Predicted 3D model of a 1472-nucleotide RNA (small-subunit ribosomal RNA) from an uncultured bacterium. Its mean pLDDT, the model's own confidence on a scale to 100, is 85.
RNA sequence: AGCGAACGUUAGCGGCGGGCCUAACACAUGCAAGUCGAGCGAGAAAGUGGCUUCGGCCAUCAGUAAAGCGGCGGACGGGUGAGUAACACAUAGGUAAUCUUCCUUCGAGCGGGGGACAACGAGCCGAAAGGCUCGCUAAUACCGCAUACGUUUCUUGGGACCUCGGUCCUGGGAAGGAAAGCUAGGUAGCAAUAUCCGGCACUCGAUGAGGAGCCUGCGUCGCAUCAGCUAGUUGGUGGGGUAAUGGCCCACCAAGGCGAAGACGCGUAGCUGGUCUGAGAGGAUGAUCAGCCACACUGGGACUGAGACACGGCCCAGACUCCUACGGGAGGCAGCAGUGGGGAAUAUUGGACAAUGGGCGCAAGCCUGAUCCAGCCACGCCGCGUGAGUGAUGAAGGCCUUCGGGUCGUAAAGCUCUGUGGGGAGGGACGAACCGCUGCUGGUUAAUAUCCAGCAGCAUGACGGUACCUCCUUAGCAAGCACCGGCUAACUUCGUGCCAGCAGCCGCGGUAAUACGAAGGGUGCAAACGUUGCUCGGAAUUAUUGGGCGUAAAGCGCACGUAGGCGGCUCUGCAAGUCCGAUGUGAAAGCCCACGGCUCAACCGUGGAAGUGCAUCGGAAACUGCAAAGCUUGAGUACAAAAGAGGAUCGCGGAAUUCCCGGUGUAGAGGUGAAAUUCGUAGAUAUCGGGAGGAACACCAGUGGCGAAGGCGGCGAUCUGGGUUGAUACUGACGCUGAGGUGCGAAAGCGUGGGGAGCAAACAGGAUUAGAUACCCUGGUAGUCCACGCCGUAAACGAUGAGUGCUAGGUGCUGUGGGUAUUGACCCCAUCCGUGCCGAAGCUAACGCGUUAAGCGCCCCGCCUGGGGAGUACGGCCGCAAGGCUAAAACUCAAAGGAAUUGACGGGGACCCGCACAAGCAGCGGAGCAUGUGGUUUAAUUCGACGCAACGCGAAGAACCUUACCUGGGCUUGACAUGGGCCGGAAAGCCGUGGAAACACGGGCCCCCGCAAGGGUCGGUUCACAGGUGGUGCAUGGCUGUCGUCAGCUCGUGUCGUGAGAUGUUGGGUUAAGUCCCGCAACGAGCGCAACCCCUGUCCUAUGUUGCCAGCAUUUAGUUGGGGACUCAUAGGAGACUGCCGGUGACAAGCCGGAGGAAGGUAGGGAUGACGUCAAGUCAGCAUGCCCCUUACGUCCAGGGCUACACACGUGCUACAUUGGCCGGUACAAAGGGCUGCCAAACCGCAAGGUGGAGCGAAUCCCAUAAAACCGGUCUCGGUUCGGAUUGAGGGCUGAAACUCGCCCUCAUGAAGGCGGAGUUGCUAGUAAUCGCGGAUCAGCAUGCCGCGGUGAAUACGUUCCCGGGUCUUGUACACACCGCCCGUCACACCACGAAAGCUGGCAACACCCGAAGCCGGUGGCCUAACCCGCAAGGGAGGGAGCCGUCGAAGGUGGGGUCGGUGAUUGGGGUG
Repeated sequence: AGCGAACGUUAGCGGCGGGCCUAACACAUGCAAGUCGAGCGAGAAAGUGGCUUCGGCCAUCAGUAAAGCGGCGGACGGGUGAGUAACACAUAGGUAAUCUUCCUUCGAGCGGGGGACAACGAGCCGAAAGGCUCGCUAAUACCGCAUACGUUUCUUGGGACCUCGGUCCUGGGAAGGAAAGCUAGGUAGCAAUAUCCGGCACUCGAUGAGGAGCCUGCGUCGCAUCAGCUAGUUGGUGGGGUAAUGGCCCACCAAGGCGAAGACGCGUAGCUGGUCUGAGAGGAUGAUCAGCCACACUGGGACUGAGACACGGCCCAGACUCCUACGGGAGGCAGCAGUGGGGAAUAUUGGACAAUGGGCGCAAGCCUGAUCCAGCCACGCCGCGUGAGUGAUGAAGGCCUUCGGGUCGUAAAGCUCUGUGGGGAGGGACGAACCGCUGCUGGUUAAUAUCCAGCAGCAUGACGGUACCUCCUUAGCAAGCACCGGCUAACUUCGUGCCAGCAGCCGCGGUAAUACGAAGGGUGCAAACGUUGCUCGGAAUUAUUGGGCGUAAAGCGCACGUAGGCGGCUCUGCAAGUCCGAUGUGAAAGCCCACGGCUCAACCGUGGAAGUGCAUCGGAAACUGCAAAGCUUGAGUACAAAAGAGGAUCGCGGAAUUCCCGGUGUAGAGGUGAAAUUCGUAGAUAUCGGGAGGAACACCAGUGGCGAAGGCGGCGAUCUGGGUUGAUACUGACGCUGAGGUGCGAAAGCGUGGGGAGCAAACAGGAUUAGAUACCCUGGUAGUCCACGCCGUAAACGAUGAGUGCUAGGUGCUGUGGGUAUUGACCCCAUCCGUGCCGAAGCUAACGCGUUAAGCGCCCCGCCUGGGGAGUACGGCCGCAAGGCUAAAACUCAAAGGAAUUGACGGGGACCCGCACAAGCAGCGGAGCAUGUGGUUUAAUUCGACGCAACGCGAAGAACCUUACCUGGGCUUGACAUGGGCCGGAAAGCCGUGGAAACACGGGCCCCCGCAAGGGUCGGUUCACAGGUGGUGCAUGGCUGUCGUCAGCUCGUGUCGUGAGAUGUUGGGUUAAGUCCCGCAACGAGCGCAACCCCUGUCCUAUGUUGCCAGCAUUUAGUUGGGGACUCAUAGGAGACUGCCGGUGACAAGCCGGAGGAAGGUAGGGAUGACGUCAAGUCAGCAUGCCCCUUACGUCCAGGGCUACACACGUGCUACAUUGGCCGGUACAAAGGGCUGCCAAACCGCAAGGUGGAGCGAAUCCCAUAAAACCGGUCUCGGUUCGGAUUGAGGGCUGAAACUCGCCCUCAUGAAGGCGGAGUUGCUAGUAAUCGCGGAUCAGCAUGCCGCGGUGAAUACGUUCCCGGGUCUUGUACACACCGCCCGUCACACCACGAAAGCUGGCAACACCCGAAGCCGGUGGCCUAACCCGCAAGGGAGGGAGCCGUCGAAGGUGGGGUCGGUGAUUGGGGUG
């Protein structure tokens, strides 16, 4: 794009078309083929009228109806597509091998006789259908005879043509064969009838047109998993038969015929013009219309006829249906309607012969479900309408909203118009002109009859009162359907929450869905719109036009070669292909063009063009072909030479393994990661000598050689294939490829017979392991070897078929030959064959290929067409078997694949780093306790955090509060904010009562500004709203953790690549560092690194109080005077930069060592965290979208809970003791904090603490004694003078309040614990360890956290390993990225398929039996009008019944074939 469509929703009108695609299933009923009285005989009834003796009769109806004889037509028209793969159809021819009713034209004729049969009448049989017998009769029915221009047959001449068969023309002779009448009119006649003229009919011929038969070339579906088929088969001779050729049929003879260019078989199918699609070539199709064919319930058969083997004829058989009196009969819608049935699905039991056409008829006319019309159906195409103009308060309303508005939307309303369609009324066709009748004119004629022609008039319409026209009517009665994620035109809201659902493909939906459902809006089309189905296109996705095969699917494992295809140079001819011209044909319709007719269009008419084809004729000769002649360059032969694991056979050789014998010799050997099995004291292994046997041939050995491939490797001999080079001679295209075919063909395997050393499937044992039917080890059989025969496969690979020509080079190697130089070799130059590497152009998706092409051409073969199913099933062929070759489908998926890219990953590689390992020190894991978490419990134990990177985390401090949880009691504009309306005057604080409190009630007290209105403020009420630690961290902002202080992450321009992307950023060095240097198709730049900032370390300067004190005074005391030197404080500077020297490195960057220096190579520490990752964490810090609650999920209060406790884990504290505990004494810090605060002295208390009150907003006072350490003493290895849990008692402090549930003190108690399994953590120097001090939070409450100083180690060989990270590289089937992906069994469910004992059906054959109808043949003793003989009887000729026979449908029997269905069970496959 299309459709004979169907289904869903919807539906106003008209025109033109179309309408059982399925059951060629079965059919009720009606109609669809009759007509002719001008061929013939016969001939009603009802009704009406009349008469009647009531029995009936007459007339009319009417020579009508119905029927019969006869003629023509029922072979056309109409239907259907079952069958048919065929001369069925299409196209072009042939018929010299033919027929033809009716019709045209022409010629000739139509004489004279005869005998019957229907109808009818009578009798009889039958239920019916129907039939029998007798009798009468006509003809255009039937039969002799006559006549015979043509014609037919035979015979005999001549001529023309010819395909040599014959045909045509023209003569002679012989024989045979015809016929029918009817009739208008005229004349004659009483009439019958005769005759004239005309018409129709008839007979014999010829002719044309149209029709039909037969024959031929070419074309016409799928399957080769159909490869061989054939006995009337192929041909001949003779005959039969037909209109006619022919094995069409028959007898005889011969043995042929067809087939890979597809016979035979199976399946499917009416063919064509055309139709649909497509740019075309093609592909698909064969409704309507037209041509042809076939069929008419199924099968068979003939008759009649011009024509049939006959849709509405006949006979027979069969199935089915109907009638029946059971004896027997009837029927055939695939004609038009209609019915049932089938189906997704397809119409009225309509009107008319008015037109067109057909049959019959002289005609009128009759018949016509052909046809013309109407009805039903949006089934299709076409046209029209559902209104037009104006109209902004942009109405109401809906929807959305950022709340401003936007949109539906000039849309509506309103105003002004119009009147198609619909409805009503009126008018009203074309299609009609023939024929006929009447009249006139002309022609014909003897004729004013007829007949023919013309003119005029009359009459004829189913559709239909339709089209069309006019008037009236009212905007009044007339819009839907699909879609809106991308493809693809059209977006928002709500609902839903991987549900419900959508979906053509990709894919949507798991709480903000433009994808589901609805709404608003929009887009598209519109009386339709969608969906489904089917065809073509897109699809270059079967590739002729117009594809491919190294790796995506695809080169046969290799060769030889048949058919076939293709083929070098020159000349001549022919003209098959080819090209040109002409002629014929290519039906009409259709398509296309022009013009025309319906108002337009669809539709229709007229004309033209086209129809790529076929045939015939003529011409051309380049190319192909064919024929002939030649040529040498392709190919080949001869000669010479050299190379080679080329093949086959026979023989020979040494090394090694094993075994046997002997010697030496002794305890092990062997084997492995380590072992064991195993061998060995019966003497192994080792070693020496001898022997046996089998197999394989080290070194040479090489991207070396040879071969077609497989493949070939010690040496020699024999036989043998191929290639190469060189120089000449010869043949003269002898060539290339190669479907089938044939041969060769690794390993394994098979058969028979040998052989068997080593090795070694299977097998056994030992190990390994969770297991180990493996990898490793010890053994070991087939096999490996030989001969003969099979098998025929492979990653048989260059994953690259063979041949040939052309298209830059460079560089190796093998084998010849040549040249220069040379005595020669080496070597050099050019060449041929082969074999490698790198590369121009070009090709390729890329990788890559690149004279050995995957480049550019030609030629031939093979092969491919998404993945899986499957190289499987079935069938066939081969094989001993294993199996091989050939080779599907159902079903299923939306991919499967190739190359390359970036990442990620690897029990890949290289380099490097990190307390990563190692080396050390101290721990954790065991105990008790503290704390957090899980779990459990609970009314609640609020919530969050979950590997590292949750778990002394949010908590820098839960008794109330906090508090979010639970229980109970209250409040509802609210505990809190802003605003509006109304009312009121204070409210709160205070007192009383109730109460657990919140709160309620009462009392009392009581405002400000302003003259006032009113305002501020407060209360009450009400409306907007408040409020939520309710949900979503996977809607978010912000902040944070982590990789990681790792050295990385990117950009611009350029360049490279089809592209993803690459380059830069890789490389060589170097660094802590993408730090720096060098190199480089890159050059630069940004974020990171480093530096700049802070603290500490040295020095200098300045300033000295509250700090300091060397010297001078003074003191208990830097207390005071004084001092600025020092310490210290504060502030500002200096200092360190690989700067210097040496070495090293590449002359670099840098590295190593050294000097100096307080400090040396980043001095130490901090702050600082790139692009990003983890949907990491946080809605409970804050903010925030959406959702949810609104007398509660808000808010207030009391009490309780977060503090629970069988357990489990994390983080800590204290320990287990002598490097210790205890007692006493004596030293030395830093950094902080302090006014609701730190708190001195003094006093009290054993102590916690209390009293007290000085000082201090702090370098001044206080917290505040630092502790470890040191000195002295004591304890002595004991669960202890270790350890301090737990518990009892008594106190203290804070606080309304320490019961649940705080801290501290004293006395008493004195648990576990004796250094901790697997495992695991931190730390590289002022670090670990150890010791104390301070601070935040805080009324009170740290073993936590954040800081501070004191004492103060050990170790690092090194980078193999574990973990993490960086760079380069490699592989990848991973990309949610190895915590990835993914294979097979098993279990379960479903699906399709194969096999299967069988069961069952279809189809086509074969053999035999039976054998209807019928044609044909024979017979015909029975029957027999016409003709013959005969007076007659009778006979004859001829014909027939009957009978016999050949053939013969259906049927029966039998054994097979083939294709289906089904089948317990079974096999694999697919999906989940």
Annotation
Rfam family: Bacterial small subunit ribosomal RNA.